Notes
Small-subunit ribosomal RNA, 3' major domain from an uncultured organism, 486 nucleotides, folded computationally. Model confidence (mean pLDDT): 81 of 100.
Context: one part of a larger RNA
RNA sequence: UGACGGGGGCUCACACAAGCGGUGGAGCAUGUUGCUUAAUUCGAUGCAACGCGAAGAACCUUAUCCUGGGCUUGACAUGCUUGGAUGCCCCCCUGGAAACAGGGUUCGGCUGCCCUUCGGGGUGAAACUUGCACAGGUGCUGCAUGGCUGUCGUCAGCUCGUGUCGUGAGAUGUUGGGUUAAGUCCCGUAACGAGCGAAACCCUUGUCGCUAGUUGCCAGCGAGUUAUGUCGGGGACUCUAGCGAGACUGCCGGUGUUAAACCGGAGGAAGGUGGGGAUGACGUCAAGUCCUCAUGGCCUUUAUGCCCAGGGCUGCAAACGUGCUACAAUGGUCCGGACAAAGCGACGCCAAACCGUGAGGUGGAGCAAAUCGCAAAAACCGGGCCUCAGUUCGGAUCGGAGUCUGCAACUCGACUCUGUGAAGUCGGAAUCGCUAGUAAUCGCAUAUCAGCGUGAUGCGGUGAAUGUGUUCCUGAGCCUUGUACA
Numbered sequence: 001u002g003a004c005g006g007g008g009g010c011u012c013a014c015a016c017a018a019g020c021g022g023u024g025g026a027g028c029a030u031g032u033u034g035c036u037u038a039a040u041u042c043g044a045u046g047c048a049a050c051g052c053g054a055a056g057a058a059c060c061u062u063a064u065c066c067u068g069g070g071c072u073u074g075a076c077a078u079g080c081u082u083g084g085a086u087g088c089c090c091c092c093c094u095g096g097a098a099a100c101a102g103g104g105u106u107c108g109g110c111u112g113c114c115c116u117u118c119g120g121g122g123u124g125a126a127a128c129u130u131g132c133a134c135a136g137g138u139g140c141u142g143c144a145u146g147g148c149u150g151u152c153g154u155c156a157g158c159u160c161g162u163g164u165c166g167u168g169a170g171a172u173g174u175u176g177g178g179u180u181a182a183g184u185c186c187c188g189u190a191a192c193g194a195g196c197g198a199a200a201c202c203c204u205u206g207u208c209g210c211u212a213g214u215u216g217c218c219a220g221c222g223a224g225u226u227a228u229g230u231c232g233g234g235g236a237c238u239c240u241a242g243c244g245a246g247a248c249u250g251c252c253g254g255u256g257u258u259a260a261a262c263c264g265g266a267g268g269a270a271g272g273u274g275g276g277g278a279u280g281a282c283g284u285c286a287a288g289u290c291c292u293c294a295u296g297g298c299c300u301u302u303a304u305g306c307c308c309a310g311g312g313c314u315g316c317a318a319a320c321g322u323g324c325u326a327c328a329a330u331g332g333u334c335c336g337g338a339c340a341a342a343g344c345g346a347c348g349c350c351a352a353a354c355c356g357u358g359a360g361g362u363g364g365a366g367c368a369a370a371u372c373g374c375a376a377a378a379a380c381c382g383g384g385c386c387u388c389a390g391u392u393c394g395g396a397u398c399g400g401a402g403u404c405u406g407c408a409a410c411u412c413g414a415c416u417c418u419g420u421g422a423a424g425u426c427g428g429a430a431u432c433g434c435u436a437g438u439a440a441u442c443g444c445a446u447a448u449c450a451g452c453g454u455g456a457u458g459c460g461g462u463g464a465a466u467g468u469g470u471u472c473c474u475g476a477g478c479c480u481u482g483u484a485c486a
Base pairs, nucleotide, nucleotide: 001486002485003483004482005481007480008479009478010477011476012475013474015470016469019434020433021432022431023430026325027324028323029322030321031320032319033318034316035315042053043052065311066310067309068308069307070306071305074134078133079132080131083128087110088109089108091104092103093102094101095100112123113122114121115120136300137299139298140297141296145294146293147289148288149287150285152283157196158195159194160193161192162191163172164171165170176187177186178185202277203276204275205274207245208244209243210242211241212240213239217234218233221232222231223230248271251265252264253263254262255261327427331386332385333384334383335382336381337380343374344373345372348367349366353362354361355360393424398419399418400417401416402415403414404413440462441461442460443459444458445457446456
């Protein structure tokens, strides 16, 4: 100087307390361990691995992960070299599961440049071919590395120059008194200044004004309809999207050291960082990643490279994590009625109409979309039935029949109809999230994607309870103290 203490002081945080809803019990989905297996590819492992890499394993993907079959200058790159008019597309035969191996045909299409008497001759670019340099490796090492990322933590810290003090390691500044979300600001001060962080600048949301008025809107005027901005028209309103205004402790009162600031109030759409996002200091964990990529070294080179068929990654006594659905009446079911936002669409979204109980099929209008479509929002509201039951709760499991995607749904897809109708009556010890448009609850969309989600990422609808405290648990910051620690 740090680190540590079941030392002390001050302070903060869904850390506890006060509340609300879960997990832990059931069934299923999914990830992991284990076991099994010819193989169940690899990685991630306290917080900070475990719906993680994977924003989509039937083949492909895929990773010799397994079994089997094949290739050896190679699936791919560059250079040199051999060959001759070939070569590529197309076509045929034999073996084969395919890859591949071997052979044939010139009917047809394409094929550079130069000369040409249009008969042809020369050259050798592309492609092919022979050989050689080499290619290749998701092989190893993340404890050789770059890059990227997690974490403490959006915590308030981490440092430097000059000066001063100390023999020196170092100290000071950065401590002290207040204050703040903040090393934020003020005062004091052997320190004076500065940098990286904090804040601000950026995006979005909340109010208003100006500009603009189509594909959006419709108050007033006119026309028309069973009905609808449908038409003429209009720019008021909503909205769209560009530019501005607005919030700064600016104003008032009190407290305070005449300070910084705090408490209350006014006006205001908004008040003291208005809400949300992006933004992550010096560093820590030899944290994670050599399987995104890049890269040193090592290893491999008729194989640890490359191609193909089939299988596996989906295997199931069990354990754990994360979720979904429930156990019902604040409910289930049937009929009727209403209100979003944000997205996506051409190898696409697919309307009307018709067929089918349905998944879906036929169909073809419109739309590169404020115009057309996906599209029905659901919880909600009104009415009927159920009357507390393992039930009209719950839907696992299994039988049968189908639909769709795709070359192909056996291993191993999603969905529909019909039948079947398991566990489950609110969950032990323990444990998680959340302070407001939040929790809880309800649906919608997107990426990936032929098809496939209860996951992920977004979007809106309905919409609470509790706390205004810091004794304790956990973690963190500053000061101080002790130390057999570095």
The full RNA is in RNAcentral, with records from Greengenes.